The RNA shown here (Bacterial RNase P class A) has 305 nucleotides and comes from Thiobacillus sp. The organism belongs to Thiobacillus, within Bacteria. Its Rfam family is "Bacterial RNase P class A". It is annotated as a ribozyme. Rfam links the family to the GO terms dimeric ribonuclease P complex, ribonuclease P activity and tRNA processing. The sequence was found by an Rfam model in a public genome assembly. Its mean pLDDT, the model's own confidence on a scale to 100, is 75.
RNA sequence: GGAGUUGGUCAGGCAGCCGCUGCGUGCUUUCGCACGGAGAGGAAAGUCCGGGCUCCAUAGAGCAGGAUGCCGGCUAACGGCCGGACGCCGUGAGGCGAGGAACAGGGCCACAGAGACGAGCCGGUUAAGACCGGGGUGAAACGCGGUAACCUCCAUCCGGAGCAACACCAAAUAGGCAGGCGAUGAAGCGGCUCGCUGAGUCUGCGGGUAGGUGGCUUGAAUCCGCCAGCAAUGGCGGAUCUAGAGGAAUGGCUGCCUCAGGGAUUACUCCCUGACAGAACCCGGCUUAUCGGCCAGCUCCCCAU
Numbered sequence: 001g002g003a004g005u006u007g008g009u010c011a012g013g014c015a016g017c018c019g020c021u022g023c024g025u026g027c028u029u030u031c032g033c034a035c036g037g038a039g040a041g042g043a044a045a046g047u048c049c050g051g052g053c054u055c056c057a058u059a060g061a062g063c064a065g066g067a068u069g070c071c072g073g074c075u076a077a078c079g080g081c082c083g084g085a086c087g088c089c090g091u092g093a094g095g096c097g098a099g100g101a102a103c104a105g106g107g108c109c110a111c112a113g114a115g116a117c118g119a120g121c122c123g124g125u126u127a128a129g130a131c132c133g134g135g136g137u138g139a140a141a142c143g144c145g146g147u148a149a150c151c152u153c154c155a156u157c158c159g160g161a162g163c164a165a166c167a168c169c170a171a172a173u174a175g176g177c178a179g180g181c182g183a184u185g186a187a188g189c190g191g192c193u194c195g196c197u198g199a200g201u202c203u204g205c206g207g208g209u210a211g212g213u214g215g216c217u218u219g220a221a222u223c224c225g226c227c228a229g230c231a232a233u234g235g236c237g238g239a240u241c242u243a244g245a246g247g248a249a250u251g252g253c254u255g256c257c258u259c260a261g262g263g264a265u266u267a268c269u270c271c272c273u274g275a276c277a278g279a280a281c282c283c284g285g286c287u288u289a290u291c292g293g294c295c296a297g298c299u300c301c302c303c304a305u
Stems, first nucleotide, its partner, number of pairs: 001301010012257007020039002023036005041276001045287002048285005053162004060194004065158005070084005086097004100153002105151002107147003121134004166214004176205006188196001221240008259274006
């Protein structure tokens, strides 16, 4: 100097003017006004996992079904993360992994070969069978072959539905009509059985309403320091409060500065461009998309000393 690999981080900044939304404070009968401070991500995406929370609901057991699969640890939990072993790829730093059992049973195994899960070609022997010997092909031929991201067996784990959950308020209508089942037990939120509870429940036709409030953002939270630990992470102390809309706000203009790329110019300088992409109950992960920049560690190659 070049190429790679691992981890972290940024996602332009500052100021002015105008505009939008929530919150807090004050004023105002109300409408509203003033001030303050805040306002879309590293993936907000996919809805793939795991939960918090809400309801079924008083909610147990079993079967069926599903998920995971080396060992140890972390976590609220996980199919996640960390460490170690083993296997594969890579010169290497590193990356990936589908990972228990093949004598419990079944299925499948291309081509070649007569024949590939118990059959079979030739010879000997025999009533037959069993048994003995030999040859070709092939990875493998009278065998403890392969395959379980084939069924299966083993171990562990697993109720269901979801903020369009659910709760409350207001209004309106026809608590209408017809039928089925029901204490010989209706309905009871994935399926079946048992148990438990104990009175309504289901279908069709027809009518009314679809408005408002809460849930709704202080949380398994974030950052900094110290300690323990290889690490994931945990403990202690301190600091901070960072959207809460409700068909959907988070924007527009101007100036200056910064980074990267391209073009023009001897230079000064000027011009243009800058990805993937928008919260909707919240959180921990995984996966996918992506222009670029910065920091740190490590590996390989070349050159010089």